[in-house]
The RNA shown here (transfer RNA) has 77 nucleotides and comes from a Paracoccaceae bacterium.

RNA sequence: CGGGCUAUAGCGCAGUUUGGUAGCGCGUUCGUCUGGGGGACGAAAGGUCGUGGGUUCAAAUCCCGCUAGCCCGACCA
Repeated sequence: CGGGCUAUAGCGCAGUUUGGUAGCGCGUUCGUCUGGGGGACGAAAGGUCGUGGGUUCAAAUCCCGCUAGCCCGACCA
C1' cells in the first nucleotide's frame, strides 16, 4: 500500500441477507418464597447500534467517507 472481517446495554452475543416497536444469556436493582445463606420465581433499570454524511415516509440494516482492532497478501529491511 491492496483485499477481507469485526464494532449493538457492565460482560459475551443475536438481529443486517429481505429497511417497519432494539433483543437474548450472564450480571445489577427491587419484590415473593426461605429463620438466614444459597437457590427458584416475578418485575425493573440500563442502548448517540464505532463515527460523519447520503437515500427513504421510515436506517443497527441500503450507499459513500473516516476511526479502531484483527486476518491475508504485496513491498522494504
Description
The prediction has a mean pLDDT of 82. Rfam family: tRNA. Its family is annotated with triplet codon-amino acid adaptor activity in the Gene Ontology. The family's RNA type in Rfam is transfer RNA. The source organism's lineage runs through Bacteria, Pseudomonadati, Pseudomonadota, Rhodobacterales and Paracoccaceae.